[in-house]
RNA sequence: AUGAAUACAAGGGGAGAGAUUAUUUAUAGCUACGUAUUAAAAGCUAUAAAUAACGCCGAAGGAGCAAGCGUUAACACGUGAAUCUCUCAGGCAAAAAGACUCUUGUAGGACG
Numbered sequence: 001a002u003g004a005a006u007a008c009a010a011g012g013g014g015a016g017a018g019a020u021u022a023u024u025u026a027u028a029g030c031u032a033c034g035u036a037u038u039a040a041a042a043g044c045u046a047u048a049a050a051u052a053a054c055g056c057c058g059a060a061g062g063a064g065c066a067a068g069c070g071u072u073a074a075c076a077c078g079u080g081a082a083u084c085u086c087u088c089a090g091g092c093a094a095a096a097a098g099a100c101u102c103u104u105g106u107a108g109g110a111c112g
Base pairs, nucleotide, nucleotide: 006107007106008105009104010103011102012101013100018054020053021052022051023050024049025048026047027046028045029044030043031042055092056091057090061088062086063085064084068079069078070077
């Protein structure tokens, strides 16, 4: 003096699948009754949340395994990855989350 792997922080990018149905609660609006006013109750629509049902998604997390390696006379056994598989969890308009990736900074100190 170069500054790899790796770790942390900040910012950016980042897919898939029902804005499903039903019930309840809350909020807002509308309708009706009526001589008039007020109040109560009922109905309808929209939004949000919760619960349930059916249908789906995989890229938080989680679980499973091949070759190979170890071991045994052999069989068994152990180890063994993922964007693969499963879908427990999570998710299915937007928002949030999001494997992975880019930039910057800090730590680090391989290689030369």

Predicted 3D model of a 112-nucleotide RNA (Glycine riboswitch aptamer) from Ornithinibacillus caprae. It was read from a public genome assembly, where an Rfam model found it. It matches the Rfam family "Glycine riboswitch aptamer". Rfam's curators write: This family represents the bacterial glycine riboswitch. Its family is annotated with glycine biosynthetic process in the Gene Ontology. Lineage of the source: Bacteria > Bacillati > Bacillota > Caryophanales > Ornithinibacillus.